[in-house]
Context: one part of a larger RNA
RNA sequence: ACCGGCGAGUUAUUGUUGCAUGCGAGGUUAAGUAGAAGAUACGGAGCCGAAGCGAAAGCGAGUCUUAAUAGGGCGAUUAAGUAUGCAGUAAUAGACCCGAAACUGAGUGAUCUAGCCUUGAGCAGGUUGAAGUCCAGGUAAAACUGAAUGGAGGACCGAACCGAUAUACCCGGAAACGUGUACGGAUGACUUGAGGCUAGCGGUGAAAUUCCAAUCGAACUCAGAUAUAGCUGGUUCUCCCCGAAAUAGGUUUAGGCCUAGCCUUGUGGUUAGUGCCGUGGAGGUAGAGCACUGAAUAUGUGAGGGCCCCAUCUAGGGGUACCAAGCAUAAUCAAACUCCGAAUGCUACGGUUACAUACACAGGAGUCAGUGUAUGGGUGAUAACGUCCAUACGCGAAAGGAAAAGAAUCCAGACCGCCAACUAAGGUCCCAAAAUUUAUGCUAAGUGGGAAAGGAUGUGGAGUUGUCAAAACAGCUAGGAGGUUGGCUCAGAAGCAGCCAUCCUUUAAAGAGUGCGUAAUAGCUCACUAGUCGAGUGACACUGCGCCGAAGAUGUACCGGGGCUAAGCAUAAUACCGAAGUUGCGGAUUGUAGUUUACUACAAUGGUAGGGGAGCGUUCUAAUUGCAGUGAAGUUAGACCGAAAGGACUGGUGGAGCGAUUAGAAGUGAGAAUGCCGGU
Numbered sequence: 001a002c003c004g005g006c007g008a009g010u011u012a013u014u015g016u017u018g019c020a021u022g023c024g025a026g027g028u029u030a031a032g033u034a035g036a037a038g039a040u041a042c043g044g045a046g047c048c049g050a051a052g053c054g055a056a057a058g059c060g061a062g063u064c065u066u067a068a069u070a071g072g073g074c075g076a077u078u079a080a081g082u083a084u085g086c087a088g089u090a091a092u093a094g095a096c097c098c099g100a101a102a103c104u105g106a107g108u109g110a111u112c113u114a115g116c117c118u119u120g121a122g123c124a125g126g127u128u129g130a131a132g133u134c135c136a137g138g139u140a141a142a143a144c145u146g147a148a149u150g151g152a153g154g155a156c157c158g159a160a161c162c163g164a165u166a167u168a169c170c171c172g173g174a175a176a177c178g179u180g181u182a183c184g185g186a187u188g189a190c191u192u193g194a195g196g197c198u199a200g201c202g203g204u205g206a207a208a209u210u211c212c213a214a215u216c217g218a219a220c221u222c223a224g225a226u227a228u229a230g231c232u233g234g235u236u237c238u239c240c241c242c243g244a245a246a247u248a249g250g251u252u253u254a255g256g257c258c259u260a261g262c263c264u265u266g267u268g269g270u271u272a273g274u275g276c277c278g279u280g281g282a283g284g285u286a287g288a289g290c291a292c293u294g295a296a297u298a299u300g301u302g303a304g305g306g307c308c309c310c311a312u313c314u315a316g317g318g319g320u321a322c323c324a325a326g327c328a329u330a331a332u333c334a335a336a337c338u339c340c341g342a343a344u345g346c347u348a349c350g351g352u353u354a355c356a357u358a359c360a361c362a363g364g365a366g367u368c369a370g371u372g373u374a375u376g377g378g379u380g381a382u383a384a385c386g387u388c389c390a391u392a393c394g395c396g397a398a399a400g401g402a403a404a405a406g407a408a409u410c411c412a413g414a415c416c417g418c419c420a421a422c423u424a425a426g427g428u429c430c431c432a433a434a435a436u437u438u439a440u441g442c443u444a445a446g447u448g449g450g451a452a453a454g455g456a457u458g459u460g461g462a463g464u465u466g467u468c469a470a471a472a473c474a475g476c477u478a479g480g481a482g483g484u485u486g487g488c489u490c491a492g493a494a495g496c497a498g499c500c501a502u503c504c505u506u507u508a509a510a511g512a513g514u515g516c517g518u519a520a521u522a523g524c525u526c527a528c529u530a531g532u533c534g535a536g537u538g539a540c541a542c543u544g545c546g547c548c549g550a551a552g553a554u555g556u557a558c559c560g561g562g563g564c565u566a567a568g569c570a571u572a573a574u575a576c577c578g579a580a581g582u583u584g585c586g587g588a589u590u591g592u593a594g595u596u597u598a599c600u601a602c603a604a605u606g607g608u609a610g611g612g613g614a615g616c617g618u619u620c621u622a623a624u625u626g627c628a629g630u631g632a633a634g635u636u637a638g639a640c641c642g643a644a645a646g647g648a649c650u651g652g653u654g655g656a657g658c659g660a661u662u663a664g665a666a667g668u669g670a671g672a673a674u675g676c677c678g679g680u
Base pairs, nucleotide, nucleotide: 001680002679003678004677005676006675011093012092013091014090015089016088017087018086019085020084021083022082023081026048027047028046032042033041034040052059053058062074063073064072065071096234097233099231103224104223105222106221107220108219114198115197116196117195118194119193120192121191122190123188125157126156127155128153132149133148135146136145137144161185162184163183165182166181167180168179169178200216202212203211209218237615238614239613240612241611242610247260248259249258250257251256261367262366263364264363265362266361267360268359273355274354275352276351277350278349279348280347281346287340288338289337293334294333295332297330298329299328300327301326304323305322306320307319308318309317310316370395371394372393373392374391375390376389377388378387379386400411401410402409415587416586417585418584420583421582422581426577427576428575429562430561431560435574437573438572439571440570441569442568448564454548455547458545459544460543461542463540464539465538466537467536475532476531477530478529479528481505482504483503486500487499488498511526515524516523588605589604590603591602592601593600594599595598616669618666619665620664621663622662623661624660625659626658627657634653635652636651637650638649640647641646
């Protein structure tokens, strides 16, 4: 891992609701006795109901409060209960099952290990050479010095022994801590044998929370004990009807609960309900506005202030490209501004009759982590698949088609069957069902098939305004002069550093000069003019489609692919394809209505949590009735029947029991629980 078996809402008591049955102003027995047992009989103790009020005495259709015959509270004035059974559900119990870490009690452990006690044992070999002693020297004597002797040491090197520093191997190992190679201690706070002592609210500890039998921030065993678990996981057959919530308030509450909301089942009175139309109403949002409150720009006027000047005291006067209230004009802004002010929404009444709810009571729930899109907002950065509200829709709990793929987008809501038809979104060259369809344009960028500010004689459309056969625009040829080097400035300033002025003349035309250039001149050029040429040529704003801007990480990789110049884009048109949509045919179920006992018509039949209904199967029991050695159960194969759970039949195998019907009772259905046991 697979297969097989086992494996989870039970039982008791008491409430409560529904259904059934008996009796009924009553209903009913319990223990017990009799009975073989059950049934039944006896048993009336007790319980519930028929009357309540008061704390109670007590009174009583009333009673309590009170001084009260006042008021008020609870009752009566109208409604039947009770016993048993079954079903739903609650409470109390382990209470659907499995699961803690822990807590408490009583015991068992120091054969491992920690420390200690008693008694024993062990340490190859080789070094070093302390004290002391002796001798010699030395001294007054000592000290001291030298040589010898001596044999100290938590001394040295290094086996056994004890350890465990590095590294390799090992890692389902040879081993639940090892092996190899190096390594530390090795006469000591050394190592070790045997026997003993200390016990869990404890011991022991050269101290690491270390060790106390492979277990230690509190050992192990049994018991309380099915501890508790607002937590995780699991919870077993079928079909039919309906079908949620992820919100509010409260909560030592926030991943849990309670009540309400939303779902379901039953009962009831019944048409209250929803939609639409009309009429009336409340309101201050969007928008708008500046009349208030504030913000804020320009100009004019301008109190007041600043600065400057004049001034001889008291005074005062003048100027101002300074600031500026107020006022005026013009133009603005506001969630906490409003002289104004919608649409929607809300609400009352009336109408309509399109739809089929709405409400009350009673039984049962689940839900309290939501999520995306669109719209109106807050927050954030007018960021987020962000967060918080509101309104709607979807997903959740919704399959099908489209978007290559894709909860929340677009289309559309799957009762079942069909090798029938029509459509939606979206598509029609090939992959791949259907147009290489029609018409008119645009695009040349593979734009289409990713992006901004910004940039550009890309190109189409539709305009405005110049100029032009009195010859434009562009090109080419020629001219572009004189007073004069204007004046000033300056070392110089001659069109061209700078300042001022910017005239006149000759002319077809030519600036006291557009740029380059020189130290300054010179030189080149432009404006302007003529000729040549012979038809358009400039400027501006709007708009369609394109271009640049454009660099990324596994592999083309920003059309799903091939590929496309349309098979791209825009406008218009006609066909077709395309879904579980709609239709057709056949069938099933539910509801309503009508007929009436099984038909017709219409409508409905996606579904998680959850509510309700109807069934299938397993084991056993009772009654009835059957099968079986001419072969039961089990098992195996098969093209049978039923809407499903399931049920038959036939053959093989097997070798002794097993069904059917109607009731009843449950150890009653397995794929999941890191489930349990067994097998492979």
Molecule: large-subunit ribosomal RNA, domain II
Organism: uncultured Bacilli bacterium